Predicted 3D model of a 73-nucleotide RNA (transfer RNA) from Methanofastidiosum sp.
Rfam family: tRNA. It is annotated as a transfer RNA.
RNA sequence: CCCGAUAUGGCGCAAUGGUUGGCGCAGGUGGCUUAUAUCCACAAGGUUGGGGGUUCGAGUCCCUCUAUCGGGA
Numbered sequence: 001c002c003c004g005a006u007a008u009g010g011c012g013c014a015a016u017g018g019u020u021g022g023c024g025c026a027g028g029u030g031g032c033u034u035a036u037a038u039c040c041a042c043a044a045g046g047u048u049g050g051g052g053g054u055u056c057g058a059g060u061c062c063c064u065c066u067a068u069c070g071g072g073a
Stems, first nucleotide, its partner, number of pairs: 001072007010025004018056001028042004049065005
């Protein structure tokens, strides 16, 4: 320098262009217990990497930039 993949709660991952972006783990509160753990219940936590565009509507499609990873020279 060229090509490709990925970027979504603290962590690991889902989500066909269309309801309010879900699940597990961790953390919090309550229950259970003499107590802890297990177990049960509840709640919270996300500008979906930045910017722009298409569309009635974008996490999803297009352009660009950034970061990480892989391949080639």